Context: one part of a larger RNA
RNA sequence: GUCUGCGAGUUAUUGUCUGUGGCAAGCCUAAGCCCUUACGGGGUGGAGGCGAAGCGAAAGCGAGUCCGAAAUGGGCGACCUUAGUCGCAGGCAGUAGACCCGAAGCCGAGGUGAUCUACCCAUGGUCAGGAUGAAGGUGCAGUAACAUGCACUGAAGGUCCGAACAGGUGGACGUUGAAAAGUCCUCUGAUGAACUGUGGGUAGGAGCGAAAGACUAAUCAAACCCGGUGAUAGCUGGUUCUCUCCGAAAUAGCUUGAGGGCUAGCCUCGUGUGCUGAUGUGUGGAGGUAGAGCACUGGAUGAACUAGGGGCCAUACCCGGCUACCGAAUUCAAUCAAACUCCGAAUGCCACACAAUGAAACACGGGAGUCAGACAGUGGGGGAUAAGCUUCAUUGUCGAAAGGGAAACAGCCCAGCCCUGCAGCUAAGGUGCCUAAAUAACGUUUAGUGGAAAGGAUGUGAGGUUACAUAAACAGUGAGGAUGUUGGCUUAGAGGCAGCCAUCAUUUAAACAGUGCGUAAUAGCUGACUCAUCGAGUGAUCUCGCGCCGAAAAUGAUUGGCGAUAAGCGUUAUACCGAAGCUCGGGAUGUUCGUGCGGUUCGCCGUGCGGGCGUGGUAGGAGAGCGUUCUUUGCGCGUCGAAGCGGGAGGGUAACCAACCGUGGAGUACAAAGAAGUGAGGAUGCAGAC
Repeated sequence: GUCUGCGAGUUAUUGUCUGUGGCAAGCCUAAGCCCUUACGGGGUGGAGGCGAAGCGAAAGCGAGUCCGAAAUGGGCGACCUUAGUCGCAGGCAGUAGACCCGAAGCCGAGGUGAUCUACCCAUGGUCAGGAUGAAGGUGCAGUAACAUGCACUGAAGGUCCGAACAGGUGGACGUUGAAAAGUCCUCUGAUGAACUGUGGGUAGGAGCGAAAGACUAAUCAAACCCGGUGAUAGCUGGUUCUCUCCGAAAUAGCUUGAGGGCUAGCCUCGUGUGCUGAUGUGUGGAGGUAGAGCACUGGAUGAACUAGGGGCCAUACCCGGCUACCGAAUUCAAUCAAACUCCGAAUGCCACACAAUGAAACACGGGAGUCAGACAGUGGGGGAUAAGCUUCAUUGUCGAAAGGGAAACAGCCCAGCCCUGCAGCUAAGGUGCCUAAAUAACGUUUAGUGGAAAGGAUGUGAGGUUACAUAAACAGUGAGGAUGUUGGCUUAGAGGCAGCCAUCAUUUAAACAGUGCGUAAUAGCUGACUCAUCGAGUGAUCUCGCGCCGAAAAUGAUUGGCGAUAAGCGUUAUACCGAAGCUCGGGAUGUUCGUGCGGUUCGCCGUGCGGGCGUGGUAGGAGAGCGUUCUUUGCGCGUCGAAGCGGGAGGGUAACCAACCGUGGAGUACAAAGAAGUGAGGAUGCAGAC
C1' cells in the first nucleotide's frame, strides 16, 4: 500500500417546542402494597405535582395590588380574548465523558528500580620495557669554620617515551548499519585525583553530581508501573444509504476579545396578518458631495501705493534731502484648499398617492449555519496617484456555478445545468489550415508593425494655415561678387574675418566697411547679393491616422501553432458558425389555480385531467423513501432443496428489487407494526492476511 472485518450524535434525567392520542376546569399518580403466565403485565395507592388569580421584599390584601400622606398618577395584573394536564414520537437545550480518536501535563502516606550510570563503603586484583636522575650518603677539593665545587653513590616524581589497560583528538567508512553510537587509520593518559573484579549503600521534588541540568536500566528541567482517568483540548483530523424543496454568511455591537463566544443581520420550517414588499410613475421634502467660486478662513504669485526699516548725504539739537534696497496693511490682476464656501448638481435617501399577488413583505414561534473572505469596475484613505499591497464605500462575479469565449486561466466577457432527441435560432466570440463558419468591399500599414515606455527622426497617408512662383520661384550649372579703403582706434602686425567704435558714400544687374574656412599679417577659398541658363511647383508651420529607432539574460524559439502583406489595422454591409441560453417533440417532479372521482371525525386526505410558474448549489433548514439485525402478529415457501455464495434476463427517478441457472445442505421470504450495537473510502484510524 491493497484486501477482509471492526470503527463515531448514544443512554438517563430535567426543561422547552412541534406532531399525535386520553381526559378536561381539571389532569396525573410516585414510592409502597396486592395479584400474576414473574427482566413483563394488571390492580391499589391523591403523599405530592401542574393548571384554574394576581400584586407586594414581606405582613398582607385580592380582580386587583404595589409605590405613597395622597392620586384624575405610574408599574405589574384582570376584562376585551377561559385550556390545561398526562402519555407516546420527534427537534433542540441543560446536567452527566455526552459524536469519536488525540496531548504536553497535574495529583496519590500507591508501588518497582543504583545488574546501566553518579558518588560512597568494605574486600581483592592489575600496570611489558626503556628514559631522566631530586633529596640524602660517601670520597676528594675548598673555607678560620660554614658555604661552595667535582666525582661516585642513591632512586624521588599527580616526571618523560611506550605495550597491556583506560580514554575518545582529527578523518574516512557506516546512515533500510555487522552495530538504536560501531569499524579502520590517527590520537591522549599509562605509579596515579590511575584502572578494575566482587559484595554492599543512597531514589523521584528525591538521590548522586571535580557542575554538562549531567546521570538515576536504549527514558530525565523531575524515572518507570498502576490509579484519579473516558483529566482538559475555544485546537487538528474523522463522522458510514438515496432522492426532493428552499438556501446563507465571512457584517454591526460587546467581549483578558481578535482563528473563540453572545445578541442582532442574512437562511429554513410552522402559524397568523392581508397588499403593506421589490420596482415604476407622479408629487412634496431634507442635504452641502462632484463641479465651481474667492463672499468668509487660510495658502501662494505679480503689480500699484504705502506705514515702518536699511544705505548715502546733511546736521549742535529739533527739522531734513536722496535711494535702481527690504517692505506690513490697503488696492488691482490672476490663482489654490479633506478639516474654506457667496453657490451647487446627477445619483441615492425619506414621505404620500397610484400600479404592482410576489419562493414578495410584516409579526410571533421551532431549527440553524455564518463572525479568516477573494478578485474586478467605480469613489476615497494609507503607500511612492508601487504591489496578485492594505483599509472603507458601492455594484458584480467567485465563494456555493456547470456550459461557451479569453490557447491554457476560481473572481474578466456571454450565460444560470430536471431528464431525453443524429431537430431549429441566437449571445459573447468568431468565419485561410489545425477548427464549426466569408480567402466580402473601401481605405491604411511594409514595420512580421500587429505581438513593450519616456524621448528622438526629411518614414508615410489625410486635412488646415502661411510665404515665394511663367513679370520664371526652389535646387543645380556658368559668370560677377567692385571702388574710396589697408574705414577709424588698438597693436610688433590687425588689410571684411583677435578686440573696441562707427557701419557711410560711389560705380552698379548686383556686391556686406562682410557668413564661415584660412594667413605672422597679406594672399587664397566660400557665403550673402546679382545676371544668365533651365522650366513648374518650392519652402515654413499646425492637427490627425498608421509605421521607425529607443529594445541586453541566462536549456530552443513562439500572435495558441502553422503560416499570412492579409489571414494586420480602421470603416461599412450582408451571410454564416457558435452554449447545458432560447425554441420545438417526448418524459419526470415541486408548487399554485381550475375541474372530475373516492373517502371523511367536515378540519381535510387520496387520486385523475388541464393551465401558469418552477426544478445549479457549500454551510444549513424542511420533507419523502431504500436497505440491515432482532421482536410480535398474519400468511407462505423449504431435503421434489432454505439461507449464503457465483452468474444474472428483466424492473424502478435513486437508495435498491429480482425470474432463472449453478453451488450449497437447513432454514427462510412477504405483509403490517415495533425496537435498534442500522449503512464505511478516508480519522499519519484498529486487528488480521498478502